[in-house]
Context: one part of a larger RNA
């Protein structure tokens, strides 16, 4: 991992409700007794037929109250009770498995910790304390030397005990071993045997260590099916409907209760909804600046402050503030205005349950993206919160290359039929290499900003121009004058000033730029000629260009590939394209009608998780009836057929003795999942 078997809403009591059945203003017995195949007794007692009050009590009324008031609960409008079944609830283990733990009674010190009693063991070598002896020394000592001696938690190092480091082992030789190296090795040493201490405890040179591979409280059995708002699992089929992820409260937030939303039943019978019209209140969008605040330009001069002058009065002010007039603005917590929608009501039409009420049963309380309007955040987030909508959740199909939440569209079944939606029509790949007119050269299309640019198309305004423009070429571009000032110098050209003037002119600035120390020099404006028809400036706009760097491999059209496109824009005609619509046949729910009571016809339906409701299949057994079987039962293995399906029937082989069917009943009644359990491969 696979296979087979086993494996989870049960039972009892009480209670609510629904259906059916018995009896009915009544219904039923319980314990028990007697009988014994299930019966007969038993009326204690329970529920109902009247309520109300705390109660005495009163009673279709009662209570409160001084009340004949008012109020509250009742009657008038009246059916119960017992049983069976279904669905719920409560109490019990209560659908099943699962803790860590708690408590009780016991078992353990053959492992290990400490201690007690009694035994055993420690090769060899080294060092050489005290004491003592002798000698020296002293008044005597102290002291010194040489011997002797054999002390020590002394030294080196086997056995023995240990394990600091490394290697290797790590489905091992081994649930701690092996190899090398290392520490102690006469001591707080090591060790044999016997004994003592026990879990709310012992022992501990103390690590929460050890107490039998178990230790922040051992193990065994029991309370015990502890509890688990938590995780996992929960077994056949078909049909109808079909949610929620919200509010309030919660030692509450991943749990609950009530409401909301679902379903089933009963009742209700122009209800809900929708559309038109009419009628309401509002202060949002917008707008506006009267108010509350913010704020801009200009002005007037009124007031206050500052500063200056003045002894003061007062005067002045290129200072500041407020007020006033005018110009231009801003606001969720501004409004002299003010929508569309939305919401309430009335009315007409439409609308056949989609409404409302009561009753049974639920599930839901982690939601997600997208679009609109807003708050928070950075007008960040696949961010977060509110609200309106939509899809997913619980929705398959087509499109978006792939892609829960986007676009189109809601799958009862069948069909090698038709038409369409979104999206597409060169090939992959179904359908236009379609028609018309333009644009783009960047593979832009097929990723990106500020900003930059004689890319190119369109439109508009304007200036010059056969009295010759623009460009190019030829020629001129002068004089007073080096204007004045300044300056070392300043001559068109450092800087300042100016009625920046005047003269000669076709024209020529008291000078456009380069240049010089200053001049000089080059050039421009301006003018003439040559030439010959358009030339320049600005604005708006379409499509392009640059800006443009990333990590495995092209890799920013899905690929090939595409340039009068297979790109972009506008207009048009065809076609393709889905489980959409239509067509034909079939199934099924519901409503209506018809009836021959089981069907027919017609209308509208039939995606679906949690969940509600309905109808069935199969397994084991029971009761009754009626059957099959050695001329071959069950089981098993093939085939064909029937049923929407769970399943069923027939038949061939195998097998060798029991087994179906019909009606009703009762369940140890259906397996793929639970790191399920047992066995096997």
């Nucleotide at each position: 991992u696979c296979c087979a078997g086993c494996g989870a809403g049960u039972u009892a009591a009480u209670u609510g409700u629904u259906a059916c059945g018995g009896c009915a203003a009544g219904c039923c017995u319980a314990a028990g007794a007697c009988a014994u195949u299930u019966g007969u007794c038993g009326g204690a007692g329970g529920c109902g037929c009247a309520g109300u009050g705390a109660a005495a009590g009163c009673g279709a009324g009662g209570c409160u109250g001084a009340a004949u008031a008012g109020g509250c609960c009742g009657a008038a409008u009246a059916a119960g009770u017992c049983g069976u079944a279904g669905c719920g609830a409560u109490u019990a283990g209560a659908c099943c498995c699962g803790a860590a733990a708690c408590c009780g009674a016991g078992u353990g010190a053959c492992c290990u910790a400490a201690c007690c009693a009694u035994g055993g063991c420690c090769a060899g070598g080294c060092u050489g304390a005290a004491g003592c002896g002798c000698a020296g020394g002293u008044a005597a000592a102290a002291c010194u030397g040489c011997g002797u001696g054999a002390a020590g938690g002394g030294c080196c190092g086997c056995a023995c005990c240990g394990u600091a480091g490394a290697g290797a082992a790590u489905u091992g030789c081994a649930a701690a071993a092996c190899u090398c190296c290392c520490g102690g090795a006469u001591g707080a040493g090591c060790u044999g045997u016997g004994g003592u201490u026990a879990g709310a405890g012992g022992u501990g040179a103390a690590a929460u260590g050890c107490c039998a591979a178990u230790c922040g409280a051992a193990c065994u059995c029991g309370g015990a099916g502890a509890u688990a708002g938590c995780u996992g699992g929960u077994u056949c089929u078909c049909c109808u409907c079909g949610a929620a992820a919200u509010a309030g409260c919660u030692u509450u937030a991943g749990g609950g209760c009530u409401a909301g939303c679902g379903u089933u039943g009963u009742a209700c019978g122009g209800u809900a909804g929708c559309u038109g019209u009419c009628u309401g209140g509002g202060g949002u969008a917008g707008a506006g600046c009267u108010c509350u605040g913010a704020u801009u330009c200009g002005g007037a001069c009124u007031g206050g402050g500052g500063c200056g002058c003045g002894c003061a009065a007062g005067c002045g002010u290129a200072c500041c503030c407020a007020c006033c007039c005018u110009u231009g603005u801003c606001a969720a917590a501004c409004u002299a205005c003010a929508a569309a929608u939305a919401c309430g009501g009335a009315u007409a039409g439409u609308g056949g349950a989609a409404c409302u009420a009561c009753a049974g049963c639920a599930g839901u309380c982690a939601g997600a993206a997208c679009g609109g309007c807003g708050g928070g955040g950075c007008u960040a987030a696949g961010c977060u919160c509110g609200u309106c909508g939509c899809u997913c959740a619980a929705a398959a199909g087509g499109g978006a290359a792939a892609c829960a939440g986007c676009c189109c569209a809601g799958a009862c079944c069948a069909u090698c039929a038709u038409c369409u939606a979104a999206g597409g029509u060169c090939c992959c790949c179904a359908a236009a290499u379609c028609u018309a007119u333009g644009c783009u050269c960047a593979g832009u299309g097929g990723g990106a900003a500020a900003c930059g640019a004689g890319g190119u198309g369109a439109g508009a305004u304007u200036u010059c121009u056969u009295a010759a423009a623009c460009a190019a070429c030829u020629a001129g571009g002068a004089u007073g004058u080096u204007g004045g000032c300044u300056u070392a110098g300043a001559a068109g050209c450092a800087g300042c000033c100016a009625u920046u003037c005047a003269u000669u002119u076709a024209a020529a600035g008291a000078g456009u730029g380069c240049g010089u120390a200053a001049c000089a020099g080059c050039u421009c404006a301006c003018u003439a000629g040559u030439c010959a028809a358009g030339a320049g400036a600005u604005c708006u706009u379409g499509c392009g260009c640059g800006g443009a760097a990333a990590a495995u491999g092209u890799a920013a059209c899905g690929g090939g590939g595409c340039u009068a496109a297979a790109g972009c824009a506008u207009a048009g005609u065809a076609c393709c394209g889905a489980a959409g619509a239509u067509a034909u046949g079939g199934g099924u729910g519901u409503c209506a009608c018809a009836u021959u009571u089981a069907u027919g016809u017609g209308g509208c339906g039939c995606g679906g998780u949690a969940g509600a409701g309905g109808a069935g299949c199969g397994u084991u057994g029971a009761u009754a009836g009626g059957g099959c079987a050695u001329u071959g039962a069950a089981g098993u293995u093939g085939a064909a057929c029937c049923g929407c399906g769970a399943g069923g029937u027939u038949u061939g082989g195998u097998g060798g003795a029991g087994c179906g069917c019909u009606a009703u009943c009762a369940a140890g009644u259906g397996a793929g999942a639970a790191u399920g359990c047992u066995g096997g491969a």
Background:
A computed fold for a 681-nucleotide part of an RNA from Saccharimonadales bacterium (SeqCode), annotated as large-subunit ribosomal RNA, domain II. Taxonomically the source falls in Saccharimonadales (SeqCode) (Bacteria, Bacteria candidate phyla, Candidatus Saccharimonadota, Candidatus Saccharimonadia). RNAcentral holds the full RNA, with entries from ENA.